A computed fold for a 73-nucleotide RNA from a Minisyncoccota bacterium, annotated as transfer RNA. The source organism's lineage runs through Bacteria, Bacillati and Minisyncoccota.
[in-house]
RNA sequence: GUCCUCAUAGCUCAAUUGGAUAGAGCGCAGGCCUCCGGAGCUUGAGAUUCCCGUUCAAGUCGGGAUGAGGACA
Numbered sequence: 001g002u003c004c005u006c007a008u009a010g011c012u013c014a015a016u017u018g019g020a021u022a023g024a025g026c027g028c029a030g031g032c033c034u035c036c037g038g039a040g041c042u043u044g045a046g047a048u049u050c051c052c053g054u055u056c057a058a059g060u061c062g063g064g065a066u067g068a069g070g071a072c073a
Base pairs, nucleotide, nucleotide: 001072002071003070004069005068006067007066010026011025012024013023019056028044029043030042031041032040049065050064051063052062053061
């Protein structure tokens, strides 16, 4: 330099052919329980890397950027 793959919550992962409020586990915070809580029960906060486009509708499709990994030279 060319090409390929990937990017969703603090972490690890889902999300069907583009369609209903983007879910789960761990973690975090509050409450209950308890002599205490690190166990148990319960509630909550928290994410689609960024920009543009297609569409009635985009995490999903198209273009570009950024980052990570890989192949070739």